Bacterial large signal recognition particle RNA from a Caldilineaceae bacterium, 163 nucleotides, folded computationally. The coordinates come from a structure-prediction model, not an experiment, and the mean pLDDT is 80. It matches the Rfam family "Bacterial large signal recognition particle RNA". The family's RNA type in Rfam is non-coding RNA gene. From the family's description: The signal recognition particle (SRP) is a universally conserved ribonucleoprotein involved in the co-translational targeting of proteins to membranes.

[in-house]
RNA sequence: CAAGGGGUCGUGCUCUUCCACAGCUUCGCCAGCUGCUGGGUCCCGUGCGGCGGGACACCGUGAACCCCGUCAGGGCCGGAAGGCAGCAGCGGUAAGCGGCCCGUCCCGGGUGCCACGGGGGUGCCUGGUGGCUGGCGAGGCGUUGCAAGGGCACGACCUCGUG
Numbered sequence: 001c002a003a004g005g006g007g008u009c010g011u012g013c014u015c016u017u018c019c020a021c022a023g024c025u026u027c028g029c030c031a032g033c034u035g036c037u038g039g040g041u042c043c044c045g046u047g048c049g050g051c052g053g054g055a056c057a058c059c060g061u062g063a064a065c066c067c068c069g070u071c072a073g074g075g076c077c078g079g080a081a082g083g084c085a086g087c088a089g090c091g092g093u094a095a096g097c098g099g100c101c102c103g104u105c106c107c108g109g110g111u112g113c114c115a116c117g118g119g120g121g122u123g124c125c126u127g128g129u130g131g132c133u134g135g136c137g138a139g140g141c142g143u144u145g146c147a148a149g150g151g152c153a154c155g156a157c158c159u160c161g162u163g
Base pairs, nucleotide, nucleotide: 001163004160005159006158007157008156009155010154011153012152013151014150015149016148017147019145020144023141024140025139026138027137028136029135030134031133032132033131034130035129036128037127038126039125040124041123042119043118044117045116046115047114048112049111051108052107053106054105055104056103058099059098060097061096067092068091069090070089075084076083077082
């Protein structure tokens, strides 16, 4: 003289971390407004139950004679044996009357927290879901800024120092 190395300071760039402002965004809660949709309330029909009425069924009663059966007595026919008609009575039944109100059928309605189907949809009630806005809370992303640290570059100074 001096390649290169190390340290300090300064400047610039960059990265990371903490914090702060504001912006964007996600989720949750609350509130307001708004949309879509399901059901009920409403109407119609069918059905079921219940109520009312009626009929049938069942029980009882029920025909002096004009219903049935059996027909005492008596009557008639017959020489007799027997037969015929047949009142009362008894039994049963028809119309009818009464009971039964369980069962079956028919009709009806200011019947029903009923079922099904269809219609309707202003309003009311109830359920689901979406959108917008605001507030609160918890996050994410990014810009800007302060601070700290790392890296790179340059400059100054100090130091080591190949050769």